[in-house]
């Protein structure tokens, strides 16, 4: 100093062709119990890492930039 992946809910991760952002976990609440676990249902939690551009529309293309891992040098 160069390539290549990766950043999306607390945490682990989807996210197809650019068209209403999701899942398991967690959390809170009910309902089940004599209490507790266990199971059901339902509720809240998001500047999609950050600027910027293209488009009617971007999490999805672009270009800058930041962190992280891997190569090379």
């Nucleotide at each position: 100093g160069g390539g290549c992946g990766g950043u999306u809910a607390g945490c682990u991760c989807a996210g197809u062709u650019g068209g209403u952002a999701g899942a398991g976990u967690a959390u809170c609440a009910c309902a089940u119990u004599g209490a507790c676990a266990u199971u059901g249902u339902g509720g809240g939690g998001g500047u999609c890492g950050c600027u910027g551009g293209u488009u009617c529309g971007a999490g999805u293309c672009c270009a800058g930039u930041a962190c992280c891992g891997c190569c090379c040098a």
The RNA shown here (transfer RNA) has 73 nucleotides and comes from a Candidatus Gastranaerophilales bacterium. The sequence was found in a public genome assembly.